The RNA shown here (c-di-AMP riboswitch aptamer (ydaO/yuaA leader)) has 157 nucleotides and comes from Streptomyces populi.
The RNAcentral record of the sequence draws on Rfam.

RNA sequence: CGUGCGCACGCGCCGAAUCCCGCAAGGGAACCGGGGACCCAUCUCGUGGGGUGAAUCGAGCGUAAUCCGCCGUGGAGGCACGGUGGCAGUACGCCCGUAGGAGACCUUCCUGCUCCGAACCCGUCAGCUAACCCGGUAGGCGGCAAGGAAGGAAAGG
Numbered sequence: 001c002g003u004g005c006g007c008a009c010g011c012g013c014c015g016a017a018u019c020c021c022g023c024a025a026g027g028g029a030a031c032c033g034g035g036g037a038c039c040c041a042u043c044u045c046g047u048g049g050g051g052u053g054a055a056u057c058g059a060g061c062g063u064a065a066u067c068c069g070c071c072g073u074g075g076a077g078g079c080a081c082g083g084u085g086g087c088a089g090u091a092c093g094c095c096c097g098u099a100g101g102a103g104a105c106c107u108u109c110c111u112g113c114u115c116c117g118a119a120c121c122c123g124u125c126a127g128c129u130a131a132c133c134c135g136g137u138a139g140g141c142g143g144c145a146a147g148g149a150a151g152g153a154a155a156g157g
Stems, first nucleotide, its partner, number of pairs: 009143001011142004018029004030137006040127001048125001049122004057097002060094005067086008100116004105152007
């Protein structure tokens, strides 16, 4: 000097997921999500439709059992094996991009860099939507956090 691991702190990040009261059960505030008129908008009956979320869309490669139909072989038959078509321009996986999203005081703008680009839910049903109604307040991470401009905040003097 570089790399790896562990720990911390009145530190920080993604996210609505925080705060207060109460012995508890629970309640309240705040933030977030869904349903729900007139008007407006929209079209169809399914390879349905919809919701939370940034998480959509596409190219290439690979795999498709079970099931259904046909054909061939063996068998008295039940059936077994093989081939082929459908299922399918569908599903899943890998990889490369991508709409979009995140990153150390806060908001906005500019220029970079590093990442994410998932997952889950409703159940034939929901456009918008005043009144009104119904829910959530989890979980998971990091280790000096780039630079410039404007407006604020905080701290210090």
Notes: The prediction has a mean pLDDT of 81.